[in-house]
Molecule: c-di-GMP-I riboswitch aptamer
Organism: marine sediment metagenome
RNA sequence: AAACGGCAAACCCGGCGAAAGCCGGAGGCGCAAGUUACGGGUCUACGGGAGGUUUCUAUGAUCGCCGGACUGCCGAA
Repeated sequence: AAACGGCAAACCCGGCGAAAGCCGGAGGCGCAAGUUACGGGUCUACGGGAGGUUUCUAUGAUCGCCGGACUGCCGAA
């Protein structure tokens, strides 16, 4: 450098959720974008705290934000 193939962003529809977001359909921007919340970041704040109408807080979410760990496929030299 590279195969068969695989996954599937945004928008839209339906469902779940307090929200972030997730699931299914449709779609195809891209892609170790396979697995893992382990470290950092980011988002949300039902509940709880402070306060007096603002703010803090993850136990929620994100691995398609970065890093780490684990695993798969292809493959010349």